FMN riboswitch aptamer (RFN element) from Actinomarinicola tropica, 126 nucleotides, folded computationally.
The organism belongs to Actinomarinicola, within Bacteria.
The sequence is in RNAcentral, with records from Rfam.

[in-house]
């Protein structure tokens, strides 16, 4: 110094301002937000993770754990560069379930969960 076991820690933001109505942060204009790891140079929308929702199996104190697997939105022109669907200009899009006086990425909730992954330490081995 790598790897591999283990432990702890960290790990998502967002409807101003106005219309309509008995009643909407949910409908209208409009606002605003962008998890993780790659990637020739910075990316919600490239390539792949991840939650949530199904399904197996496997173990169980029956409450769940651990494992596979399914399902998983959404981009262009232009300019510069040696190299960008990542950057700069323009312009466009996308967004779980469940709740709810009214439909929801922005409220509430499951969630003081989980969790890609990040970082710190400890061990073993070379």
């Nucleotide at each position: 110094c790598a790897u591999c076991u283990c432990u702890c820690g960290c790990a998502g933001g967002g409807c101003a301002g106005g219309g309509u109505g008995a009643a909407a942060g949910u409908c209208c204009c409009g606002a605003c937000c962008g998890g993780c790891g790659g990637u020739g140079a910075c990316a919600g929308u490239c390539c792949g993770c991840g939650a949530a929702c199904c399904c197996c199996g496997a173990c169980c104190u029956c409450g769940g754990u651990c494992g596979g697997g399914g399902c998983c939105g959404a981009c262009c022109c232009g300019g510069u560069g040696g190299a960008a669907c990542u950057c700069c200009g323009g312009g466009a899009c996308c967004g779980a379930c469940g709740g709810u006086g009214a439909g929801a990425g922005u409220c509430c909730g499951g969630a003081u969960g989980g969790g890609a992954g990040c970082g710190a330490g400890a061990g073993c081995c070379g």